[in-house]
RNA sequence: GCGCUCGUAGCUCAGCGGUAGAGCACUACUCUUAUAAAGUAGGAGUCCUUGGUUCGAAUCCAAGCGAGCGCA
Numbered sequence: 001g002c003g004c005u006c007g008u009a010g011c012u013c014a015g016c017g018g019u020a021g022a023g024c025a026c027u028a029c030u031c032u033u034a035u036a037a038a039g040u041a042g043g044a045g046u047c048c049u050u051g052g053u054u055c056g057a058a059u060c061c062a063a064g065c066g067a068g069c070g071c072a
Stems, first nucleotide, its partner, number of pairs: 001071007010024004018055001026042005048064005
């Protein structure tokens, strides 16, 4: 330099055009002498950036940035 894959919650990931979700973690409460475990409830995201397509974009297209893999 070229090609492919990926970028979504603190972490690991799902969602593949029509209200952004799960597990773990975190917070509060219940339980306990206290902690842990368990149970209940809750908070948390400009979906990497910019532009385009569309009535509507996390999702499709382009460029850029970043990460991984392969080739040179």